Notes:
A computed fold for a 109-nucleotide RNA, annotated as Guanidine-I riboswitch aptamer. Its mean pLDDT, the model's own confidence on a scale to 100, is 82.
RNA sequence: GUCGUUGUCGGCUAGGGUUCCGGGCGCUCGAAGCGCUGCUGGUCCGAGAGCCGACGGUCCUGCCGGCGUUCACGGUGGGGCUCCACGGAGGGACAAAAGCCCGGGAGGC
Numbered sequence: 001g002u003c004g005u006u007g008u009c010g011g012c013u014a015g016g017g018u019u020c021c022g023g024g025c026g027c028u029c030g031a032a033g034c035g036c037u038g039c040u041g042g043u044c045c046g047a048g049a050g051c052c053g054a055c056g057g058u059c060c061u062g063c064c065g066g067c068g069u070u071c072a073c074g075g076u077g078g079g080g081c082u083c084c085a086c087g088g089a090g091g092g093a094c095a096a097a098a099g100c101c102c103g104g105g106a107g108g109c
Stems, first nucleotide, its partner, number of pairs: 007055006015045002020042002022039001023037005056082010084104001086107001090102003
């Protein structure tokens, strides 16, 4: 300097807004209904740098099979590893916003 891998899915949380539910206020004699309001909440969205789980990957290893043995092939278990990670502004989607996506980006060390 170059190439490959460092993964996928599910659940949860930090966090998020307001489509629906609910709350508050108002309109109404009252009701239904309508308007306004993110308002502790339910539905909902939700992490590369958060958590848990399953699978996958890679390496080591046991047992079984067909033929006398090895190799190869197939089946079935056990174990190690799966690192590190500071980060705007701006834009995007859904009803809307966000630690979601652009993005392990720009930039910084």